[in-house]
Context: one part of a larger RNA
RNA sequence: GAUUGAACGCUGGCGGCAUGGUUAAAACAUGCAAGUCGAACGCGAACGAACCUUCGGGUUCUAUUAGAGUGGCGAACGGGCGAGUAAUGCAUGCUUAACGUGCCCCGAGGUCACGGAUAGCCGAGGGAAACUUCGGAUAAUACGUGAUGACCCCAUCGAGCCGCAUGGCUUCGGCAUCAAAGGCUUGCUGCCUUGGGAGCGGGGAAUGUCCUAUCAGGUUGUUGGUGAGGUAAAGGCUCACCAAGCCGAAGACGGGUAGCGGGUGUGAGAGCACGACCCGCCGCAUCGGGACUGAGACACUGCCCGGACUCCUACGGGAGGCUGCAGUAACGAAUCUUCCGCAAUGCACGAAAGUGUGACGGGGCAAUGCCGCGUGUGGGAUGAAGGCCUUCGGGUUGUAAACCACUGUCAGGGUUCAGGAAACAAAUGACCAGACCCAAAGGAAGGGCCGGCUAACUCUGUGCCAGCAGCCGCGGUAAUACUGAAGGCCCAAGCGUUAAUC
Numbered sequence: 001g002a003u004u005g006a007a008c009g010c011u012g013g014c015g016g017c018a019u020g021g022u023u024a025a026a027a028c029a030u031g032c033a034a035g036u037c038g039a040a041c042g043c044g045a046a047c048g049a050a051c052c053u054u055c056g057g058g059u060u061c062u063a064u065u066a067g068a069g070u071g072g073c074g075a076a077c078g079g080g081c082g083a084g085u086a087a088u089g090c091a092u093g094c095u096u097a098a099c100g101u102g103c104c105c106c107g108a109g110g111u112c113a114c115g116g117a118u119a120g121c122c123g124a125g126g127g128a129a130a131c132u133u134c135g136g137a138u139a140a141u142a143c144g145u146g147a148u149g150a151c152c153c154c155a156u157c158g159a160g161c162c163g164c165a166u167g168g169c170u171u172c173g174g175c176a177u178c179a180a181a182g183g184c185u186u187g188c189u190g191c192c193u194u195g196g197g198a199g200c201g202g203g204g205a206a207u208g209u210c211c212u213a214u215c216a217g218g219u220u221g222u223u224g225g226u227g228a229g230g231u232a233a234a235g236g237c238u239c240a241c242c243a244a245g246c247c248g249a250a251g252a253c254g255g256g257u258a259g260c261g262g263g264u265g266u267g268a269g270a271g272c273a274c275g276a277c278c279c280g281c282c283g284c285a286u287c288g289g290g291a292c293u294g295a296g297a298c299a300c301u302g303c304c305c306g307g308a309c310u311c312c313u314a315c316g317g318g319a320g321g322c323u324g325c326a327g328u329a330a331c332g333a334a335u336c337u338u339c340c341g342c343a344a345u346g347c348a349c350g351a352a353a354g355u356g357u358g359a360c361g362g363g364g365c366a367a368u369g370c371c372g373c374g375u376g377u378g379g380g381a382u383g384a385a386g387g388c389c390u391u392c393g394g395g396u397u398g399u400a401a402a403c404c405a406c407u408g409u410c411a412g413g414g415u416u417c418a419g420g421a422a423a424c425a426a427a428u429g430a431c432c433a434g435a436c437c438c439a440a441a442g443g444a445a446g447g448g449c450c451g452g453c454u455a456a457c458u459c460u461g462u463g464c465c466a467g468c469a470g471c472c473g474c475g476g477u478a479a480u481a482c483u484g485a486a487g488g489c490c491c492a493a494g495c496g497u498u499a500a501u502c
Base pairs, nucleotide, nucleotide: 001502002501003500004499006498007497008496009495010494013373014372015371016370017369018368019366020365021331027328028327030326031325032324035073036072037071040070041069043067048061049060050059051058052057080284081283082282089209090208091207092206094204095203096202099201100200101199104197105196106195107194108193109192110191111190112146113145114144115143121136122135123134124133125132126131158172159170160169161168162167182189183188184187210256211255212254217247218246219245222244223243224242225241226240227239228238229237259281260280261279262278263274264273265272266271286307287306288305289304290303309320310319311318312317337363339362340361341360345359346357347356348355349354376406377405378404379403386397387396388395389394410443412438413437414436415435416434419432420431446491447490448489449488450487451472452471453470458485459484461482467474468473
């Protein structure tokens, strides 16, 4: 000098764009953050309206309703955080002839016959609750059985080709296994099998990737082989047997620290330091373990078990997980609203209308940062008053003020509705904003410094005291260095200090 996710002191007008728990991956009250589909299925109210009525009520519409339930898809995305991890990570370029893939796109073929249940519901119970038991009836794109058919795989047989031969390849046939679901607005959309694609994902080796030798030896599924199991898939991934290997001063093993990269800061560069915000990858979801479902998880707001903690209880038993958005308390030098909206962009579901979405879009708070604007403009000398200094003549503050003439940025008030709005047209804005008019100099300047480094000097007070100080150093009676004033210098809605990096 530059920089910061900063903090502190003094001060503080406006706008745009960003940023905002770096400490306790310690604990959390409350609300919301993942639903959707009636064009898969069986049920099915109410308010209200109309009609009938024996005045008790009944029927129809409402009603493809509300509402749960079965079923499908989604819930593995999106959002958060950085604890762990020094390599099962990340980065770079390869590789998978060792692999998977719901939804989407292109192609081929199919969608036949039948069955038994079960929830909701009704009835009867248990329990404080969470919830749960028994009986009865019922539907499906839920579940089951059979048929038909293809790819792949496999043993044997027949045929063909290659080969001297063990054998290898190709094709056909045969045997065995494995499919389906319908819906509606009637031409759409589903469902099943299969081939390919796109995108996404799993795996492999190589190179690079902090400090420490006051860590020198480490290792027994360890290193390799054979066989088997397991997986979508290669593999000690796991197991049985066999061999005794494998790694290591080019630092194994151990200890410490740490998410990695794109990048960021600084610097002429080399380098050094860092990894907030945004993007990619990884890991985690109270702590530890486990699997289930599924195309995909060993799953933040799913399940089970154990630990700690908190809450409810009728003491028999139950419930919970903000490292989502707000918010609370705690910690700390320190970090925001328990706001509005799905109008836009995107995502899930749906044929669609649409519904949901603390993603996202916005508003709010904070000078936390960067950028822009303003706090007036022109004239105005009796160089007013006041202050300060003085050699008492005057000098300075200073065209500064007053005063005169103007202007209308921003803030303020009013009117209006460009644009963000795209979709055939129409409609659609939470919020922002454009245009025009009005009034009035009114509402808007401070902070640090002035001995040298370093731009800027005098007076007063103090008297090695009180104090200053980044370094050198000032202060003991004429202090440009302390304190106050006046003047000046530098920045300016900021200015300084502290911390930190170069």
Predicted 3D model of a 502-nucleotide part of an RNA (small-subunit ribosomal RNA, 5' domain) from an uncultured prokaryote. The full RNA is in RNAcentral, with records from ENA. Its mean pLDDT, the model's own confidence on a scale to 100, is 82.